The prediction has a mean pLDDT of 81. The RNA shown here (Guanidine-I riboswitch aptamer) has 107 nucleotides and comes from Desulforadius tongensis. Taxonomically the source falls in Desulforadius (Bacteria, Bacillati, Eubacteriales, Peptococcaceae).

RNA sequence: GGGAAGUGUACCUAGGGUUCCACGCCUUUGCAGGCGGUUCGGUCCGAGCGGUACAGGUUGGUUAUUAGUUAACCAGCUACACCGGCAGGGAUAAAAGCCCAGGCGGU
Numbered sequence: 001g002g003g004a005a006g007u008g009u010a011c012c013u014a015g016g017g018u019u020c021c022a023c024g025c026c027u028u029u030g031c032a033g034g035c036g037g038u039u040c041g042g043u044c045c046g047a048g049c050g051g052u053a054c055a056g057g058u059u060g061g062u063u064a065u066u067a068g069u070u071a072a073c074c075a076g077c078u079a080c081a082c083c084g085g086c087a088g089g090g091a092u093a094a095a096a097g098c099c100c101a102g103g104c105g106g107u
Base pairs, nucleotide, nucleotide: 007055008054009053010052011051012050015045016044020042021041022039023036024035025034026033027032056078057077058076059075060074061073062072063071064070080102082106083105084104088100089099090098
């Protein structure tokens, strides 16, 4: 000076919108329909740099076993993570701290 990796799933939170429900307004005899997220909300989506759990990975030990080894259990580790464009693209009803993406650029 250059490059790679920095795991997965579930639940939840910050956050996000508006399919459905609720709510508000309008129409209708009524059933129902229309509009509104500039409606606290339930459903819903949801973090690399938020949380928890489990799995996976890895190191050491013990026990059993094998030709190489493998399995179970116990313990440890799984770190770090600043700034920027109201940037661009994608999914869903729609949006987002979702996905592209720990990308790109800066330091």